[in-house]
RNA sequence: CAGUUUCAAAGGUAAACCGUUCCGAAAGGACGGGACACAAAACCACGGGGCUACGGCCGUUGGCUAAGCUCGCCGGGUUGCCGUC
Numbered sequence: 001c002a003g004u005u006u007c008a009a010a011g012g013u014a015a016a017c018c019g020u021u022c023c024g025a026a027a028g029g030a031c032g033g034g035a036c037a038c039a040a041a042a043c044c045a046c047g048g049g050g051c052u053a054c055g056g057c058c059g060u061u062g063g064c065u066a067a068g069c070u071c072g073c074c075g076g077g078u079u080g081c082c083g084u085c
Stems, first nucleotide, its partner, number of pairs: 004083001012038002017033004022029002036072001042078003046075003049070003055065004
C1' cells in the first nucleotide's frame, strides 16, 4: 500500500417506541430516555430513488411541482479502529 473480516480484543453508533412550554407549513430534525440492528449505520445531498408541498401553477370536493427532507434506501466521494495473510 492492496486485499480481506468476528466462535478475537478494545470500543463505537443508536431503529421502533416514550418524553420535551424545542425548531419546522409538513416531511423531518434537535435534546433526553431506549436498543432493533449496523464492520463504516463516520462525514458529504454529487447521481438515482423515496417523503413532504409553505409557496407557485392548473383542467380546482382535487392534481402537479423542490430550491425542503431522507446518508439506518442504493450508488459514488472522503476518512477511521483492530486482527490474519
A computed fold for an 85-nucleotide RNA from Alicyclobacillus sp. SO9, annotated as c-di-GMP-I riboswitch aptamer.
The RNAcentral record of the sequence draws on Rfam.
It matches the Rfam family "c-di-GMP-I riboswitch aptamer". Gene Ontology term of the family: cyclic-di-GMP binding.
Its mean pLDDT, the model's own confidence on a scale to 100, is 84.